[in-house]
């Protein structure tokens, strides 16, 4: 100097004039103070808070999470670590329990896709075929021995092919040619030993030289789990029709958790008569039709709050001390305008200045973002 990785800050400023809204003081006029975000977005997680539900025990279902240890109110978040993958590296990513419990899937290609198998190729020692030579007998043939040729039977899975993936890898020996067939090193399995809280790692010993992938397929294992949500809820005022109707049940039954089992608890009257039926009221459950209300107050912003320092910790964070108060609208305020400055471009006239706006609140994650600045680290080149 260039390229890259990672952490953080800002993301317009100042002044004047006018306007909106909340709080405080005030009888009022008026004065003082405050007024959109790093993501307010997504509604993906976790809660606080509110209301309702929940008799006890056991089993099952459904949903969620998934390496280890910490942090936190909690989490699928954050921090540290382990393992795996990508990268020269700084770093980044991980849906990271189990494939020997079972089921299932892998198109096409390929011989063959997991208790597999031979398309090309290699061998052909052994058995067979053809040819040649030699020997004894002999007219020839046949027998015996040797050699050669081709590649039939047979052998092979090392080489090649197909494929995303082919039943360990490299090398040496061995073999007819090969193959863990044998050996060395790696890999894998098992065993204990050492280090570590642990996930795991290391060295050693023995061994078969082997049953691959996918669980973000069903499944198995471990742990966790009520529902609804500020349009939750509370209060005031006002109005109506305390409306009408249907079905079922009301003690050998029924109700009480998503289901089941066991235990436990609860479960009214009245009239008529043909004495267990019917009717009525009450209670419970499931519905249908219709009427009134849509107003106001509250919830509503002091919080698992923010900032700074110290201590402990690798860190997330925790504790202590000190300081600060920082939107609460309700069809929806937080603005308009003038001037100057800042940044970028410019044909020097000027133009442009990102993503984007609170609605109960908080902790995260994810997504969008013009441009400017600060720090640390990695690599390359050059100089000293």
């Nucleotide at each position: 100097u260039c390229a890259g990785u990672u952490g953080g800050u800002c993301g317009g400023a100042u002044a004047g004039c006018c306007g909106c809204u909340c709080c405080c003081a005030g009888c009022a006029a008026u004065g003082g103070g405050g007024g959109a975000g790093g993501a307010a977005a997504g509604u993906c997680c976790g809660g606080a808070c509110a209301u309702c539900a929940c008799g006890g025990a056991a089993a099952c279902a459904a949903a969620g999470u998934g390496c280890c240890g910490g942090g936190u109110a909690a989490c699928a978040c954050c921090c540290g670590g382990g393992c795996g993958g990508c990268g020269u590296a700084a770093g980044c990513c991980g849906a990271c329990g189990g494939a020997a419990a079972g089921u299932g899937c892998a198109a096409c290609a390929g011989a063959a896709a997991a208790u597999a198998a031979a398309c090309c190729g290699c061998c052909g020692a052994u058995g067979g075929u053809u040819c040649c030579c030699a020997u004894a007998c002999a007219c020839g043939u046949g027998a015996u021995g040797g050699g050669a040729a081709a590649a039939c039977a047979g052998g092979u899975a090392a080489g090649g092919g197909c494929g995303a993936a082919a039943c360990g890898g490299u090398g040496c020996g061995g073999u007819a040619a090969g193959a863990g067939c044998g050996c060395a090193c790696c890999g894998c399995u098992u065993g204990g030993c050492u280090g570590g809280u642990a996930a795991c790692a290391g060295a050693c010993a023995a061994g078969g030289c082997a049953u691959g992938g996918c669980a973000a397929a069903c499944c198995c294992c471990a742990c966790u789990u009520g529902a609804u949500g500020c349009a939750a809820g509370a209060c005031c005022a006002a109005a109506u029709a305390g409306g009408c109707c249907u079905u079922c049940g009301u003690u050998u039954g029924a109700u009480g958790u998503g289901u089941u089992u066991c235990c436990c608890a609860u479960u009214a009257g009245u009239u008529g008569c043909u004495u267990g039926c019917a009717g009525c009221u009450g209670c419970g459950a499931a519905g249908g039709c219709g009427g009134g209300u849509u107003g106001g107050u509250u919830g509503c912003u002091c919080g698992a709050g923010c900032u700074a320092u110290u201590u402990a910790g690798c860190g997330a964070u925790a504790a202590a001390u000190a300081g600060c108060c920082c939107a609460g609208a309700u069809g929806a305020a937080u603005g308009g305008u003038u001037a100057u400055c800042c940044c970028u471009c410019u044909u020097c006239g000027g133009a442009g200045g990102a993503c984007a706006g609170a609605a109960u609140c908080c902790g995260g994650c994810u997504u969008a973002u013009a441009g400017a600045c600060c720090g640390a680290c990695u690599g390359a080149c050059a100089u000293u």